[in-house]
Context: one part of a larger RNA
RNA sequence: UGACGGGGACCCGCACAAGCGGUGGAUGAUGUGGAUUAAUUCGAUGCAACGAGAAGAACCUUACCUGGUCUUGACAUGUACAGAAGGUGUUAGAGAUAAGACUGUGCCUUCGGGAACUGUAACACAGGUGCUGCACGGCCGUCGUCAGCUCGUGUCGUGAGAUGAUGGGUUAAGUCCCGCAACGAGCGCAACCCUUGUCAUUAGUUGCCAUCAUUAAGUUGGGCACUCUAACGAGACCGCCGGUGAUAAACCGGAGGAAGGUGGGGAGGAAGCCAAGUCAUCAUGGCCCUUAGGACCAGGGGGUCACACGUCAUACAAGGGUAGGUACAGAGGGUAGCGAAGCGGUGACGGGAAGCCAAUCUGGGAAAGCCUAUGGUAGUCCGGAGUCGUAGUGUGCAACUCGGAGGCACGAAGUCGGAAUCGCUAGUAAUGGCAGAUCAGCAUGUGGCGGUGAACACGUUCCCGGCUCG
Numbered sequence: 001u002g003a004c005g006g007g008g009a010c011c012c013g014c015a016c017a018a019g020c021g022g023u024g025g026a027u028g029a030u031g032u033g034g035a036u037u038a039a040u041u042c043g044a045u046g047c048a049a050c051g052a053g054a055a056g057a058a059c060c061u062u063a064c065c066u067g068g069u070c071u072u073g074a075c076a077u078g079u080a081c082a083g084a085a086g087g088u089g090u091u092a093g094a095g096a097u098a099a100g101a102c103u104g105u106g107c108c109u110u111c112g113g114g115a116a117c118u119g120u121a122a123c124a125c126a127g128g129u130g131c132u133g134c135a136c137g138g139c140c141g142u143c144g145u146c147a148g149c150u151c152g153u154g155u156c157g158u159g160a161g162a163u164g165a166u167g168g169g170u171u172a173a174g175u176c177c178c179g180c181a182a183c184g185a186g187c188g189c190a191a192c193c194c195u196u197g198u199c200a201u202u203a204g205u206u207g208c209c210a211u212c213a214u215u216a217a218g219u220u221g222g223g224c225a226c227u228c229u230a231a232c233g234a235g236a237c238c239g240c241c242g243g244u245g246a247u248a249a250a251c252c253g254g255a256g257g258a259a260g261g262u263g264g265g266g267a268g269g270a271a272g273c274c275a276a277g278u279c280a281u282c283a284u285g286g287c288c289c290u291u292a293g294g295a296c297c298a299g300g301g302g303g304u305c306a307c308a309c310g311u312c313a314u315a316c317a318a319g320g321g322u323a324g325g326u327a328c329a330g331a332g333g334g335u336a337g338c339g340a341a342g343c344g345g346u347g348a349c350g351g352g353a354a355g356c357c358a359a360u361c362u363g364g365g366a367a368a369g370c371c372u373a374u375g376g377u378a379g380u381c382c383g384g385a386g387u388c389g390u391a392g393u394g395u396g397c398a399a400c401u402c403g404g405a406g407g408c409a410c411g412a413a414g415u416c417g418g419a420a421u422c423g424c425u426a427g428u429a430a431u432g433g434c435a436g437a438u439c440a441g442c443a444u445g446u447g448g449c450g451g452u453g454a455a456c457a458c459g460u461u462c463c464c465g466g467c468u469c470g
Base pairs, nucleotide, nucleotide: 008469009468011466012465013464015460016459019424020423021422022421023420026314027313028312029311030310031309032308033307034305035304042053064300065299066298067297068296069295070294073125077124078123079121080120081119082118083117086103087102088101090099091098092097107114108113127289128288130287131286132285137282138278139277141274143272148187149186150185151184152183153182154163155162156161167178168177169176193266194265195264196263198234199233201231202230203229204228207224208223209222212221213220237260240254241253242252243251244250316417321374322373323372324371325370326369333362334361337356338355343350344349382414386410387409389408390407393404430452431451433449434448436446
């Protein structure tokens, strides 16, 4: 000077408390450990690994295993020789590949040849998801959106260092004010950016419909008031009033206002810490392999299963289940695509082809909700796991290992979960649905969207984490 203390003081945070809903018990999904295996590829391991890399493992992916193959190589540059390139069958084989047939002979040219591409040969070399993240770059997690971390000059100290940054107030904040051997400055804080909440102006199609006609329908004429769309502005600053305060900074209350003291949300992450993570995104030093640790192919594996843990889904029911009727979103997607209407099927779906590069057409009828009926507390009209049950469906070369959805039949555990433990302070929690990325197909995961919509906070003694001072 730091760090630490079951030392002290001040303060903050869903940290506790006050509440609401969960996890831990059941079944399933998924990840991990362990075990198994020819292989179950690799890495991630307290918070900060474990629905995380993976925004999607049937083949491919794929790095693993078994078997079959290649050796200048699947990929790059250089040299020589040959052939345009390419296209179509045949035979052997699981395929990679091997043999062989037919076709084609183009472009530029100084007529020598050249360019692209293919094959062959030899060598320089290629190649490596092989090792080291404790050799590195880059990126990124975490403390933490915590309020801190520093510098110049000056001053103090023999020096390491100190001062500034401590102190009195105040703030979400090293935010601001006052004081002070300090005076200033930088990175952070805040603001500038995006979005949402109000209004005005401009604009009016594909959007909208108050008035006038018209229609089954904003359908059409008409209109751009309104809604909306999207561009530009206004608006909030403790600005105004009262009080408190050191007359300061600021705080409390009020008015006006769509909004009030950072209005809500996002993006934005200082110096550093953990030799944190990543050599398997990429890049890269060193080391290692070079007829293999490189490359190609088929099949298998990553999908195993006594068990243990994490994260979720669905439930255990009547605030509910089932049946019928009926209402209201937002955001985003669509041309190798979205696919309407009418038709067939109980249904998955089939068939059909209109329209749409989309405020026009389309997926698309949101669900919880509301109205009516039903069963009456039961392992049930709850619950739905599961069955190599059965007959069918779409994707794909192909659903056996190993995918998805639909019909029928059968119908397991489960009656609210021990010790313990998690999330959340408002349009939040809880609850109900929708579309997107990835993607041929596959979502209980994930990033979004809007619907319904709470309870509680006395307070800071205690638990956890953090800041500051001595």
The part of an RNA shown here (small-subunit ribosomal RNA, 3' major domain) has 470 nucleotides and comes from an uncultured bacterium. It matches the Rfam family "Bacterial small subunit ribosomal RNA".